[in-house]
The RNA shown here (transfer RNA) has 73 nucleotides and comes from Nocardiopsis halophila DSM 44494. The sequence was found in a public genome assembly. Lineage of the source: Bacteria > Actinomycetota > Nocardiopsidaceae > Nocardiopsis > Nocardiopsis halophila. Its Rfam family is "tRNA". Its family is annotated with triplet codon-amino acid adaptor activity in the Gene Ontology. Rfam's curators write: Transfer RNA (tRNA) molecules are approximately 80 nucleotides in length. The family's RNA type in Rfam is transfer RNA. Its mean pLDDT, the model's own confidence on a scale to 100, is 82.
RNA sequence: GCGCCAUUAGCUCAAUCGGCAGAGCAACUGACUCUUAAUCAGUGGGUUUGGGGUUCGAGUCCCUGAUGGCGCA
Numbered sequence: 001g002c003g004c005c006a007u008u009a010g011c012u013c014a015a016u017c018g019g020c021a022g023a024g025c026a027a028c029u030g031a032c033u034c035u036u037a038a039u040c041a042g043u044g045g046g047u048u049u050g051g052g053g054u055u056c057g058a059g060u061c062c063c064u065g066a067u068g069g070c071g072c073a
Base pairs, nucleotide, nucleotide: 001072002071003070004069005068006067007066010025011024012023013022019056027043028042029041030040031039049065050064051063052062053061
């Protein structure tokens, strides 16, 4: 230098053919308990890696950057 893959909540990851952004864990609150843990119920938390484009509508499609990984040279 070229090709491929990944980037979504604090972490690990889903999201079908373009149609309400979700789960588990963690955090917080409450119940339970002498207390803690465990268990149960609930709550909050998102610039979906940046920018632009297409579309009624984009995490998803197109263009162009960034970061990481793998391969080739």